[in-house]
Model confidence (mean pLDDT): 81 of 100. The RNA shown here (small-subunit ribosomal RNA) has 1523 nucleotides and comes from a metagenome. It matches the Rfam family "Bacterial small subunit ribosomal RNA". The sequence is in RNAcentral, with records from SILVA.
């Protein structure tokens, strides 16, 4: 990029499926090793445990401990000693003074970050842009100033007291950078006034009266002072106020999912005034006033948003882990305090659910931090190390804390890289498959051989991350009086590593330790072999598997990818299959049934302006990461780090003026209007007219009418039909009448008047863009159908009979109600169709027809030109998948409106709107299935057509179906009755079943075999013959007797053994070969060439003709091929050569058979000759040919015969030979005897004999052809009644043999079961054969059965045919042959003709069929399963209103409790101002009461899908049988 898969085949339209990619992944198998990254998506379900927020002694008090100093006392080791004692390190207690500084307070600062989730949120959210003149902001910077001087308490603590406990009452004392007055006012806050600005409200700056508002010390250094201090200084702190950064806070613009089966929301609701609240604006609140605001609102579902991420050519779709920005949220709810900042993840207070402790009174908790644990899951880790470094928090610092972060562990989750060895190595080894048995292939693969050392395995050396900050010691400058201190900056040295003895280097050992999945039928790269047998199982889609499976399973090869490979899921892609880019809509899914207009949306020419879209240039954003690009660092990659680009976006400003837009001014080409003559079934309402049907009722008249394929059913003697008069009533309007008119569509049709619509023509007075489309809406709107009243002739739903049929709830037919008409009112569909929306433009042509006007010409607006609207047909381009459209477009554009996305389910359910109802309008989902479709092709079909041929029918002869035989099948029966054969199997294979054949069946034997090869041992023998026993028989078992040789062993043979033979087992659906069969029917195709997108046509169609696709003409075809024909064989005629085994015109001889000559005739068998519509008349197109005629032995293919096109029936045959494969192998082979194959209640097929007088018998007399003969045909002779026998010339054959019968002449029967028939059967025989018992033909006597021409139905035949009549050969020992294949002999009848029967050929036409009508295909009904709708109803969940209750807590009131700081007061006490405690407003939670939404179940019911062979019809598809 695209493939597969509707079809027999095409093309399209159309869904469905697959090949890439990705992923927070699971799952199966498998698993060497490093790096980067990555890991609870589900139960926002539950938590055990440790950890996760602290730090400051430079803000405070108090102060255990340890320590040092000092005193005091008491011991005291040792030394020294005059033994009295000295001195004593050192130890304890105490006291005082430093250090230390744990627990734990008071303070100050942080805890509001960092960290974690994604429930809620569809906007109080988020992006982006913009604003705050409507605001804040700790810690930080910078600028100004300033930091005096008092008070009074309180935590720990100490006594006490209550509780189990958590925890709390009291009472004293005592500190601050804690708390509270007060001084000071640089400033600040301000009413005014000023200047200067803006965007409305006003801002900023100057000035400014009143008024009110501030603070706190700490730690160095110096210098004086005993000392407290005091000054002077530095820093860190504090208070006023300004500015800044940074943070948050409101507001505004635009954007940010699905749903109209949510269409109306909404009372603090919109605005206003005042007035509270807040940091600030606002109905945020609150009172009073007005009635207002919103509209894809409002309600439902689902959802954290964005940089980004995957995916795609790209717009675009999904997504929203990880990393970044924002926002909610912290067990659920509610609230509030502190504080700069929260209504606070590890604060507080309340309710509520769970857990836990409890002494029962009370009380504690919140892991959506890190880890960890349970549950739920397909499913997701270490209860690690470490503050090294990057951050944050404290703090003057040193440092302290950090489950933030840095690191390690786990897990192929992912991506990136290594690696499992490298090179030589053919007898191509073994083994392994395969095999056509020869080899192929695994395969340089392996063994071997020589290396290599990445990873591993051990020693061994070792990083970078570290940069500081402090600290010392330096030089440089600040500050200051200062050389101090303290701060900067810069050197120099010290000091700090979890990761890790880890990356990383070397050494040394060593091919050694390290490949596997998934595929292989086609998409889609890669085939064999075994088992399996529609089983088992595969399968993403097409599908495989019913004995030869490249599709299942093994198992070899090979493919592809690899430490990983399939396999599920999701997502985009492929899908231009929702089409913006980049889709349709006449049939394929779609144009609303029609106007007529609201909103919206498009819109004529000209002119001026504006500057809305629009184009341009600028600035500001677009956060970083990602993303592309260059560079670089890790050995390359992942993966960083640098740059740049990019972020197609907003906004702000400046230009630009052609197009759009607006404003205004003008025009007339668009629209309308006016006037003018003509068309029309245009619509409404009133009259009126004739035809015709039924009725009434009067005449006339008689048996029958009506009806139908055919009838009956109905009517009719009570008088019908038919006919003729009168009369009533309904409905509907014949000819004209036309793809003619009108109308927006449905629709309109006899005349005549009233009213009214609209169009078309020609004119150019007037308006001066007034137009086109049209969501909603509104109005018409065929039939049917309703409601009321009325009419009612004809027709006809229902219903009623009668036919038809297997049934007929139908089609026929006889009847008939509602409708059908009217008026007034609903309904709202239609195959409401041109299957074609409405408008406007544009685009070659012809040729009819309606309405008008013009111009030319006339007797005439008759032709005839032109031109404008309306209807039609034909065809250019063009368009279409194709059919087919083509100025009445389906072409080519503009504009608007509707629809449309795969079949079914379903235009169904549930909802709403509308209807009296029927019902309509809007309108789904589960489920299934891979299709459904559209159009052309090309066949088959058709109870469509049209044409044509055939012993098809007809016309006719003979027959078969009846009898009895023969013989084949089927059946039945058997031990077997071997087996195969629908039309195309049945006297078929079988051209010959007594054994044999024989394939079947008992029985009995054999095992390398009855046959063949080939090896190996033995054998010197055997094999065989003869002979015995045994036996049916084969065989078995013995006994005798026996080779050749060139002597090397070879040859034969036997035996044993191994290989193997052997099967008429099986599969004819694995096969060759041959057959049949349509069909000797004219048919079938091919190459170039045209036309078509294409299957595929043309050609081979058409008109003649023909037995023929046979020829001829025409023809976009020209030609060729297999078939036809003809060449090939017989057979009729003739000549030529040939004359012996033929023959015999002639001639002698003869025993009459022949010899002897001859080739003249016959005859043989070879080569020719002949026949060619060739000539002739007609006819036809002047052609093909046809039709007579002549000649000729034959005339239009002379007759017969071989010959059989593509191809179709998986047709027949593995039992005729071949042959794959399967199965068998003391048997499914072989051998033997014996039986079957002949079996007999039946039954169907081929045929033979027959029934008789065209005959039978019997005598006699004639003439054939073609065949055969050596284990053979046999002659004459004899014998037998005959079969036939003895016996044997001649014959390897034109030479011998073997041979006709019906005819025809005579005679006998005389219509009968017979002198027809001849089966059955007894009896005696002849032949063949080892044998005629089952089971053989033939012969003779003897018996003499059924039949007297055959129901329905049916075959065969067109001339030497039919019929009928004998002969001869194959098989064969012999026969069931009456079969079969051939001869020849006598020798017909008939064909009007193509209407139907059958089966064909060719053209057309229909199709929903293609396995091809023995197609195909509907509906009910039975079973099964499946989802779903309604259902009395019951279970949830969510929400709305009402109403009652009401916890904390804010505020407000009240405040008799209860108070130190300030006022007053000498105290007492009072005030101010708090407070405990009540209260009110609001208000969670839970409750009542009623509604909406929504799921879930439900007895039963409904209808839908789906299921190899279920039941009932047979609706549809051809005229589908009633279109």
């Nucleotide at each position: 990029a695209g493939a597969g898969u509707u079809u027999g085949a095409u093309u399209c339209u159309g869904g469905c499926u697959c090949a890439g990619a990705a992923c927070g992944a699971a799952c199966g198998c498998u698993g060497g090793c490093g790096g980067c990254g990555u890991g609870g998506a589900u139960u926002a379900g539950g938590c055990a445990u440790g950890c996760a927020a602290g730090u400051c002694g430079a803000g405070c008090g108090a102060g255990a401990u340890u320590u040092c100093g000092u005193g005091u006392u008491a011991c005291a080791a040792g030394u020294c000693u005059u033994c009295g004692g000295a001195u004593g390190a050192g130890u304890a207690a105490c006291g005082c003074g430093g250090a230390u500084g744990a627990c734990a307070g008071c303070g100050g600062c942080g805890a509001a970050a960092g960290g974690g989730u994604g429930a809620g949120u569809a906007a109080u959210g988020c992006g982006u842009g913009g604003g705050u003149a409507a605001u804040u902001u700790g810690c930080c910077u910078u600028u100004a100033a300033g930091u005096u001087g008092g008070g009074g308490a309180u935590a720990c603590c100490c006594c006490u007291g209550g509780g189990a406990a958590a925890c709390u009452g009291g009472g004293g004392a005592c500190a601050a950078u804690a708390c509270c007055g007060a001084a000071u006012g640089u400033g600040g806050u301000g009413a005014g006034u000023c200047u200067u600005c803006g965007c409305a409200u006003g801002a900023a700056g100057a000035u400014g009266a009143a008024u009110c508002c501030a603070a706190a010390g700490g730690c160095g250094g110096g210098u004086c002072g005993c000392a407290a201090g005091a000054c002077c200084u530095g820093u860190c702190g504090c208070u006023u106020a300004a500015a800044g950064a940074u943070g948050a806070g409101c507001c505004c613009a635009c954007g940010u999912c699905c749903u109209a089966u949510c269409a109306g929301c909404u009372a603090g609701u919109u605005g206003g005034u005042g007035a509270g609240g807040u940091a600030a604006c606002g109905g945020c609140u609150c009172a009073c006033c007005a009635a207002g605001g919103c509209u894809u609102a409002c309600g439902g579902g689902u959802a954290g948003c964005c940089g980004a991420c995957c995916u795609g050519a790209g717009a675009g779709g999904g997504u929203g882990a990880u990393c970044g920005g924002c926002c909610a949220c912290a067990c659920u709810g509610g609230g509030a305090c502190u504080g700069a900042g929260a209504c606070a993840c590890u604060g507080c207070c309340c309710a509520g659910a769970c857990u836990c402790c409890u002494a029962c009174g009370g009380g504690a908790g919140g892991c959506u931090g890190c880890a960890g644990u349970c549950g739920a899951g397909a499913a997701u880790c270490u209860u690690g190390g470490a503050c090294a470094a990057u951050g944050c928090g404290c703090g003057a610092a040193a440092g302290c804390g950090u489950g933030a972060u840095c690191c390690a562990g786990c897990g192929a989750c992912g991506c990136c890289g290594c690696g499992u060895g490298g090179a030589g190595g053919a007898u191509g080894a073994a083994g392994g498959c395969c095999u056509u048995c020869g080899g192929g292939u695994u395969g340089u693969a392996a063994a071997c051989u020589c290396c290599u050392g990445u990873u591993g395995u051990u020693a061994g050396g070792g990083a970078g991350c570290a940069a500081u900050u402090a600290g010392u010691g330096g030089u440089g400058g600040g500050c200051u009086a200062a050389u101090a201190c303290c701060c900067c900056a810069u050197c120099a040295c010290c000091u700090u590593g979890a990761u890790a003895g880890u990356a990383c280097c070397u050494g040394a050992c060593g091919a050694g330790a390290a490949a596997g999945c998934c595929a292989c039928g086609g998409c889609u790269a890669a085939c064999u072999c075994u088992g399996u047998g529609c089983c088992a199982g595969c399968a993403g889609c097409c599908g495989c598997g019913g004995u030869a499976a490249u599709a299942c399973a093994g198992a070899g090869g090979u493919g592809g990818c690899a430490a990983g490979c399939g396999u599920u899921g999701u997502u985009c892609g492929g899908a231009u299959u929702u089409a913006c880019u980049g889709g349709g809509c006449g049939u394929a899914a779609a144009g609303g049934g029609u106007g007529c207009g609201u909103a919206g949306g498009a819109g004529g020419u000209c002119g001026u302006g504006u500057g809305u879209g629009u184009c341009g240039g600028a600035u500001g954003u677009g956060a970083a990461a990602u993303c592309u690009u260059g560079c670089u660092g890790u050995u390359c990659a992942u993966c960083g780090g640098c740059a740049a680009a990019a972020c197609u976006g907003c906004a702000u400003u400046c230009g630009a003026a052609a197009c759009u837009a607006c404003a205004c001014g003008a025009c007339u080409a668009g629209a309308g209007u006016g006037c003018a003559g003509g068309a029309g079934a245009g619509g409404a309402g009133a009259g009126c007219a004739g035809a015709a049907u039924u009725c009434u009722c009067g005449g006339u008249g008689u048996a029958g009418c009506g009806g139908u394929g055919a009838a009956a059913u109905g009517c009719g003697u009570u008088g019908a039909u038919a006919u003729c008069g009168a009369g009533a009533g309904g409905a509907a309007u014949g000819c004209c009448g036309g793809u003619g008119g009108u109308g927006a569509a449905g629709a309109c049709g006899g005349c005549u008047c009233u009213c009214u619509g609209g169009a078309a023509u020609g004119u150019a007075a007037c308006u001066g863009a007034c137009u086109c489309u049209g969501a909603g809406g509104c109005a018409c709107g065929a039939a049917a159908g309703c409601u009321a009243g009325g009419u009612g002739a004809g027709c006809a739903a229902a219903c009623a009979g009668g036919a038809u049929u297997a049934g007929a709830u139908a089609c026929c037919c006889u009847g008939g109600u509602a409708g059908u008409c009217c008026u007034a009112g609903c309904c709202g569909u239609a195959a409401a169709c041109g299957g074609u929306g409405u408008g406007c433009a544009c685009u070659u042509g012809g040729u009819g027809u309606g309405g008008g006007a013009g111009g030319a010409u006339u007797u005439a607006u008759c032709c005839c030109c032109u031109u404008c609207c309306g209807u039609g047909c034909c065809g250019a381009a063009g368009c279409u998948a194709a059919c087919g459209c083509g100025a009445u477009a389906a072409g080519u554009g503009c504009a608007c409106c509707g629809c449309c996305u795969g079949g079914g389910g379903a235009g169904u359910a549930c909802g709403g709107c509308c209807g009296c109802a029927a019902g309509g309008c809007u309108a789904a989902a589960a489920c299934u299935c891979a299709a459904a479709g559209a159009a052309a092709u090309u066949g088959a079909c058709g109870g469509g057509g049209g044409c044509c041929c055939g012993c098809a029918c007809a016309a006719g002869c003979g027959g078969u179906g009846g009898a009895g035989c023969a013989u084949g099948u089927g059946g039945c029966u058997u031990a077997a009755u071997u087996c195969g054969a629908u039309c195309c199997a049945c006297g078929c294979g079988a051209a010959g079943a007594a054994c044999c054949u024989u394939a079947c069946c008992a029985a009995g034997g054999c095992u390398u075999g009855a046959c063949a090869u080939g090896c190996a041992a033995u054998u010197g023998c055997a094999c065989g013959a003869u002979c015995u026993a045994c036996g049916a028989a084969a065989g078995u078992a013995g006994a005798u007797c026996u080779c050749c040789u060139u002597c090397g062993a070879g040859g034969g043979u036997a035996u044993u053994g191994c290989a193997c033979a052997g099967g008429u087992g099986c599969u004819g659906c694995a096969u060759g070969g041959c057959u049949g069969u349509c069909g000797u029917c004219a048919g079938c195709u091919c190459g170039u060439g045209c036309c078509g997108u294409g299957a595929g046509g043309u050609g081979u169609u058409u008109g003649g003709u023909u037995a023929a696709g046979u020829c001829c003409a025409g023809c976009a075809a020209c030609g060729a091929g297999c078939g036809c024909a003809a060449c090939c064989c017989u057979u009729g005629u003739g000549a030529a050569u040939a004359g012996u085994u033929g023959c015999u015109c002639g001639c002698c001889c003869u025993u009459u058979g022949g010899g002897c000559a001859g080739c003249a005739c016959u005859c043989u068998a070879u080569u020719c000759a002949g026949a060619c519509u060739g000539c002739c008349u007609g006819u036809g197109a002047u052609a093909a040919g046809c039709a007579g005629a002549a000649g000729g032995a034959a005339g239009g293919u002379g007759g017969g015969g071989a010959u059989g096109a593509c191809g179709u029936c998986a047709a027949g045959u593995c039992c005729g030979u071949a042959u794959g494969g399967c199965c068998u192998u003391u048997a499914u082979g072989c051998c033997u005897u014996g039986g079957g194959c002949u079996g007999c209640a039946c039954a169907c097929g081929u045929g033979c004999u027959a029934c008789a007088a065209u005959g039978a018998a019997c005598g006699g007399u004639a003439c054939a052809g073609a065949a055969a003969g050596a284990a053979g045909c046999a002659a004459g002779a004899c014998c037998g009644c005959g079969a036939g026998g003895u016996g044997g010339a001649g014959c390897u054959a034109a030479u011998c043999u073997c041979c006709a019968a019906a005819a025809c002449c005579g005679u006998u029967c005389c219509c009968a079961g017979u002198u027809c028939g001849g089966a059955u059967u007894g009896g005696a025989g002849u032949c063949u054969g080892a044998a005629a018992c089952u089971c053989g033909a033939c012969u003779c006597c003897a018996u003499g059965a059924a039949g007297c021409c055959g129901g329905a139905a049916u075959c065969g035949c067109u001339a030497g045919u039919a019929a009928u009549g004998g002969c001869g050969c194959a098989u064969c020992a012999g026969c069931u042959a009456c079969g079969g294949c051939g001869c020849c002999g006598u020798g017909a009848a008939u064909a009007c003709g193509u209407u139907c029967c059958c089966g064909g050929g060719c053209c057309u036409u229909g199709u929903a069929c293609a396995c091809a009508c023995c197609g195909c295909c509907c509906g009910u009904c039975a079973c099964a399963u499946c989802a779903u709708g309604a259902a009395a109803g019951c279970c949830g969940a969510u929400u709305g209103c009402a109403c009652a209750c009401g916890a904390a807590a804010u505020a407000g009131c009240c405040g008799a409790u209860u108070c130190a700081a300030c006022c007053c007061g000498c105290a007492a006490g009072g005030g101010a101002g708090a407070u405990a405690g009540g209260u009110u407003c609001c208000u969670a939670a839970g409750g009542u009461g009623u509604g909406g939404u929504u799921g879930g179940u439900g007895a039963u019911u409904g209808g839908g899908a789906u299921g190899a062979a279920g039941u009932c019809g047979u609706a549809a598809c051809a005229a589908g049988g009633u279109a």